[in-house]
RNA sequence: GUGCCUGUAGCUCAGCUGGAUAGAGCGUUAGACUCCGACUCUAAAGGCCGCACGUUCGAAUCGUGUCAGGCACG
Numbered sequence: 001g002u003g004c005c006u007g008u009a010g011c012u013c014a015g016c017u018g019g020a021u022a023g024a025g026c027g028u029u030a031g032a033c034u035c036c037g038a039c040u041c042u043a044a045a046g047g048c049c050g051c052a053c054g055u056u057c058g059a060a061u062c063g064u065g066u067c068a069g070g071c072a073c074g
Stems, first nucleotide, its partner, number of pairs: 001073007010026004019057001028044005050066005
């Protein structure tokens, strides 16, 4: 330099060929339970889906560019 893959909550990930409210587990916080903790149960907070532009009535999902990481080739 070229090609391919990945980039969604603090962490690990799901999201089926675009459709209407973005989710799960772990973690965090609060409450219940307990003499106090742990365990368990309940609830809540936390994300404009790497960034920008475009296509569309509508994009995490399609296209282009760009950034970061990984793999292969040269």

The prediction has a mean pLDDT of 80. This is a predicted structure of a 74-nucleotide RNA (transfer RNA) from a Clostridia bacterium. Rfam family: tRNA. Rfam links the family to the GO term triplet codon-amino acid adaptor activity. The family's RNA type in Rfam is transfer RNA. It was read from a public genome assembly. Lineage of the source: Bacteria > Bacillati > Bacillota > Clostridia.